[in-house]
Context: one part of a larger RNA
RNA sequence: UGACGGGGGCUCACACAAGCGGUGGAGCAUGUGGCUUAAUUCGAGGCAACGCGAAGAACCUUACCUGGGUUUGACAUGCUUGGAUUAGCCUGUCGAAAGACAGGUGACGCUAAUUCUAGUGGAACUUGCACAGGUGCUGCAUGGCUGUCGUCAGCUCGUGCUGUGAAGUGUCGGGUUAAGUCCCUUAACGAGCGAAGCCCCUGCCGCUAGUUGCCAUCAGGUCAAGCUGAGCACUCUAGCGGGACUGCCGGUGUCAAACCGGAGGAAGGUGGGGAUGACGUCAAGUCCUCAUGGCCUUUAUGCCCAGGGAUGCACACGUGCUACAAUGGUAGGUACAACGCGACGCGAUGCCGCGAGGCGGAGCAAAUCGCAAAAAACCUGCCCCAGUUCGGAUCGCAGUCUGCAACUCGACUGCGUGAAGUUGGAAUCGCUAGUAAUCGCGUAUCAGCUAUGACGCGGUGAAUACGUUCCUGAGCCUUGUACA
Numbered sequence: 001u002g003a004c005g006g007g008g009g010c011u012c013a014c015a016c017a018a019g020c021g022g023u024g025g026a027g028c029a030u031g032u033g034g035c036u037u038a039a040u041u042c043g044a045g046g047c048a049a050c051g052c053g054a055a056g057a058a059c060c061u062u063a064c065c066u067g068g069g070u071u072u073g074a075c076a077u078g079c080u081u082g083g084a085u086u087a088g089c090c091u092g093u094c095g096a097a098a099g100a101c102a103g104g105u106g107a108c109g110c111u112a113a114u115u116c117u118a119g120u121g122g123a124a125c126u127u128g129c130a131c132a133g134g135u136g137c138u139g140c141a142u143g144g145c146u147g148u149c150g151u152c153a154g155c156u157c158g159u160g161c162u163g164u165g166a167a168g169u170g171u172c173g174g175g176u177u178a179a180g181u182c183c184c185u186u187a188a189c190g191a192g193c194g195a196a197g198c199c200c201c202u203g204c205c206g207c208u209a210g211u212u213g214c215c216a217u218c219a220g221g222u223c224a225a226g227c228u229g230a231g232c233a234c235u236c237u238a239g240c241g242g243g244a245c246u247g248c249c250g251g252u253g254u255c256a257a258a259c260c261g262g263a264g265g266a267a268g269g270u271g272g273g274g275a276u277g278a279c280g281u282c283a284a285g286u287c288c289u290c291a292u293g294g295c296c297u298u299u300a301u302g303c304c305c306a307g308g309g310a311u312g313c314a315c316a317c318g319u320g321c322u323a324c325a326a327u328g329g330u331a332g333g334u335a336c337a338a339c340g341c342g343a344c345g346c347g348a349u350g351c352c353g354c355g356a357g358g359c360g361g362a363g364c365a366a367a368u369c370g371c372a373a374a375a376a377a378c379c380u381g382c383c384c385c386a387g388u389u390c391g392g393a394u395c396g397c398a399g400u401c402u403g404c405a406a407c408u409c410g411a412c413u414g415c416g417u418g419a420a421g422u423u424g425g426a427a428u429c430g431c432u433a434g435u436a437a438u439c440g441c442g443u444a445u446c447a448g449c450u451a452u453g454a455c456g457c458g459g460u461g462a463a464u465a466c467g468u469u470c471c472u473g474a475g476c477c478u479u480g481u482a483c484a
Stems, first nucleotide, its partner, number of pairs: 001484002003481003007478007015468002019431005026322008034313002042053002064308007073131001077130003082125001088105007108121005133297002136295003142291002144286003147282001149280001154193006160169003173184003199274004204242007213232002218229003245268001248262005324424001328383006340371003345364002350359003390421001395416007437460007
């Protein structure tokens, strides 16, 4: 100087408390361990691995296994050999395919030549050699990227001063703040990286602009509808500006910083949310994104192909979905969104089918057309507390769609079947407001989909916080130490 303490003081955080909803019990989905296996590819391992890499494992992917094949190679560069056919295309044989073999056909430029043709060159092919290749090992050789403490308020430097020195001071103290934020004091005076601000979205208003919106206003028109003319008022869209700064008032305070209350205001003390992550810690993670040192491999640890596997199942754990019902289930009716996506696409009206879906194809490169039905909510009827009109696992049959192909191993539909489950032990998680809870919608990946996942969007919309004794983590000051 640090680190540590079942030392002290001050302070903070959904850390506790106060509340609401869960997990742990059930069924299923998914990841992991274990077991099994020819293989069940590899990585991730307290928080910070376990719906994680994987924003899509039937083939492919694919790295694993079995079998078949191949050796200058699937791919790159250079040198070299060869012949005028190779390559490509067509046919045939073998084969699961990859591929192997046989036959036929068969380019381009230049020179000479009337033509047949002869010579030559580049690309491609081929022979051989240098080499290629490796998702092989080492993340404890590395770059890059990332997690985490933690959006915690810290981490340092120059000069000066103090100390023999390591070092200290500044950065301490008194207030204050979300903040090393600011003020005051002060052997310190300044500065940097962080904090804040600058940036984006959202909340109010104005201006500009109207192939979206509006009977607001005028006219036409319809069963109805901005449907049509006209018009940009309003809504909206998207660009530019304004607006909030403790600016104003009162009080407290050290004449300070600031805090408390109030006015006005759409918004008030960082308005709400996002992006943004200091010096460093964990030899944290990744050699399987990529790059890369070293090592290993080179008729194989490379490459091609078929089939299988990664989906196996006595069991254990994590994360979720669906429930156990009446604040519900079911049938009918009727409203109100936002973000998005669409040409190898979205696909309307119509017709067929109980349905998944099919036929068909209007319109739309989309504020214009389509996906599209929002759902919960509301109204009416039934159910009457039961393993049920709850719950939907499992299984049988019949189908639809995608795709070369749904056996291993797809999703969906109809009929039948109708399991466990009556609120869950010890323990444990999330959340402080448009939040939790609850309801649906969209997108990426993608032929299809095992999505209940991930990332977004809107609808409905709470309860509680006395407080900081305790649990957990963190910051500052101080103290002890036989630790570094």

The part of an RNA shown here (small-subunit ribosomal RNA, 3' major domain) has 484 nucleotides and comes from an uncultured organism. Rfam family: Bacterial small subunit ribosomal RNA.